Context: one part of a larger RNA
Molecule: small-subunit ribosomal RNA, 5' domain
Organism: uncultured bacterium
């Protein structure tokens, strides 16, 4: 000198764009953050149309007639607790752990999986038994649970058909050892679901193949400090066989062998998420890993599996621990490292805001619903950038202040005064783009940006320094005191170094100080 997620002191006009718990991965009141589909299904409720039409009322010639509208049937619309499907494994947060194939980079899988999506092929036949909801009975303070009875499905289970899949034999071709690809034959296993519509058709379902995307595993190389850590290791190292997995593998198990790693730093201890990048530097390098993007890990602590294409699952389940809450003491409920917000810690870090208008996501045939992702607004000079606080003229060099050798010098064209301008702020009028889709409709921001007009210089400057380094000097006070200080050093009676004043220098809505890095 540069930089900062900064803090502190003094000061503070506006706008744009960014950015904001670095500490206690401390504890959390409250609200919201993941739903959706009635075009999968049976119900339940509400409303409407139509048909039949009880009780009752009036009348009656006692046959009826008129009014009435219960109940039932059918149909249409709306709502949705439950079954079912898809999603909830994405998006969002945090960096505790991790020195590791975690990450980066380059390869490998002839050892693998992949819902939704795309391409092309074949099929979608015929049956069955249940169960929520509902009704009812019971237990319980509650959370909730149990029994009995009924019912539906794109829920569940058989049967048929079906092979390019699996297994075996053989032939051909290839390779990198296990093997891979293709053809033929044989054997075995083994599918399905319907919905909407008047229909056309559309949306689905099953099996197998290919693709795309996303993942899993393996390897080479790179990746902090300490040797005042020198030896470490028993599933340890390898083999055979098996289990398990989507898949290879001591991943796990039985048996066998005695290996494996290490001064090219094993092991142990400490520290730490890694990278793209960021800061600095002429570069080499050094330092950092906030915001944004990629990967990883975690979700009160520890462990476990279930479901599923995908989790060992932040707003799922089970167990154990700590903590908090409810309780009728028998038993239950909870998890903000989501967005706000609270307490606490701290030098220190924001609103319990608006909207789904845009972008993106989930579901849905669609309309649409949901979305604290996101888009915006609010707060903070926290940072960067831009603008303003007026411009030109103006000497009697006014007054006042300060200094003075008392002559004057300086503040100083500075002010006053004259002329002019109106950015920002204020008021008034107009008023967007962002909106895309066949038309129409649709904007949170926002009556915002912007444009026009009005008024008046009117409302808007401070901070630090002035001995040398280092740009900028005098007076007074103080008297080794009070104090200053980054280093050298100032202060003990004329201090340009302390304090105040005047003046000057520097930067400027900031200026200084502190901390950290280069």
């Nucleotide at each position: 000198g540069g930089a900062c997620g900064a803090a502190c002191g003094c000061u503070g006009g506006c706008g744009g764009c960014g950015u904001g718990c670095c500490u206690a991965a401390c504890a959390c009141a409250u609200g919201c953050a993941a739903g959706u589909c009635g075009a999968a299904c049976g119900g339940a409720g509400a409303g409407g149309a139509c048909a039949u039409g009880a009780a009752g009322u009036a009348u009656u010639u006692c046959g009826g007639u008129a009014c009435g509208g219960a109940a039932u049937g059918c149909u249409c619309u709306c709502u949705u607790a439950g079954u079912g499907g898809c999603g909830a494994a994405c998006g969002g947060g945090u960096g505790a752990g991790u020195a590791a194939c975690a990450c980066g980079u380059g390869g490998g899988c002839a050892a693998c999986c992949u819902g939704c999506c795309c391409c092309a092929g074949a099929c979608u036949g015929g049956g069955g038994g249940a169960u929520a909801a509902c009704a009812u009975u019971g237990u319980g303070a509650a959370a909730a649970c149990a029994g009995u009875g009924c019912u539906a499905a794109u829920a569940c289970c058989g049967c048929a058909u079906g092979a390019c899949a699996g297994g075996g034999u053989u032939c051909c071709g290839g390779g990198c050892a296990u093997c891979c690809g293709g053809g033929a034959c044989c054997c075995u296993u083994g599918a399905a679901a319907g919905g909407a519509g008047a229909a056309a058709u559309c949306c689905g379902g099953u099996c197998a193949g290919g693709g795309a995307u996303g993942g899993g595993c393996c390897c080479g190389c790179g990746u902090c400090c300490a040797a005042u850590u020198a030896g470490c290791u028993a599933g340890u190292u390898g083999g055979c066989g098996g289990g398990g997995u989507a898949a290879c593998g001591g991943c796990c198990c039985a048996c066998c062998a005695a290996g494996g790693c290490g001064a090219c730093g094993a092991u142990u201890g400490g520290u730490a998420g890694c990278c793209g990048a960021a800061c600095u530097g002429a570069g080499a390098g050094g330092u950092u890993g906030a915001u944004c993007g990629g990967c990883c890990a975690c979700a009160u602590u520890g462990g476990g599996a279930c479901u599923g294409a995908g989790a060992c699952a932040c707003g799922g389940c089970c167990c154990a621990g700590a903590c908090u809450c409810c309780u009728a003491c028998g038993g239950g409920a909870g998890g903000c490292a989501g967005c706000a917000g609270u307490g606490g810690g701290g030098a220190a870090u924001a609103u319990u805001g608006g909207g789904c208008a845009a972008u993106g996501g989930g579901c849905g045939a669609a309309a649409g619903c949901c979305u604290g992702a996101c888009c915006c607004a609010g707060c903070g000079a926290c940072g960067c950038c831009g603008c303003g606080u007026g411009a030109a003229g103006g000497a009697u060099g006014a007054a006042g202040g300060u200094c003075u050798u008392c002559g004057g010098a300086u503040u100083g064209u500075a002010a006053a005064c004259u002329u002019c301008u109106u950015u920002g702020a204020u008021c008034a009028g107009g008023g967007a783009a962002g909106a895309a889709a066949g038309a129409a409709a649709u904007g949170a921001c926002g009556g915002u940006a912007c444009c026009u007009g009005a008024a008046a210089a009117a409302c808007a400057a401070g901070c630090c320094a002035c001995g040398g380094c280092u740009a900028a000097c005098u007076a007074c006070g103080u008297g080794c005191c009070a104090g200053c200080a980054g280093c050298c050093g100032c202060g003990g009676u004329a201090a340009u170094a302390c304090g105040u004043a005047g003046g000057u220098g520097g930067c400027a809505a900031g200026c200084g100080u502190u901390g950290u890095c280069c």